[in-house]
RNA sequence: GCCCCCAUAGUUCAAUGGAUAGAACAGUUCCGUCCUAAGGAAUAGAUCCCCGUUCGAUUCGGAGUGGGGGCA
Numbered sequence: 001g002c003c004c005c006c007a008u009a010g011u012u013c014a015a016u017g018g019a020u021a022g023a024a025c026a027g028u029u030c031c032g033u034c035c036u037a038a039g040g041a042a043u044a045g046a047u048c049c050c051c052g053u054u055c056g057a058u059u060c061g062g063a064g065u066g067g068g069g070g071c072a
Stems, first nucleotide, its partner, number of pairs: 001071007010025004018055001027043005048064001050062003
């Protein structure tokens, strides 16, 4: 330098054009216990950035940024 893949919650992952963007673990509060833990209930939290297509974009197209891989 060229090519390919990936980017959603603190972490690991769902959601293949339309519903309030979901789950597990982690966090917070409460119950529980002599205390801690297990267990139970409730709760907060995210679409990398910009432009475009569309009535409507996490999803499709383009440029960028970051990460990973291959070739040279």

Transfer RNA from a Candidatus Nomurabacteria bacterium, 72 nucleotides, folded computationally.
The coordinates come from a structure-prediction model, not an experiment, and the mean pLDDT is 81.
Taxonomically the source falls in Candidatus Nomuraibacteriota (Bacteria, Bacteria candidate phyla).
Rfam family: tRNA. Rfam's curators write: Transfer RNA (tRNA) molecules are approximately 80 nucleotides in length.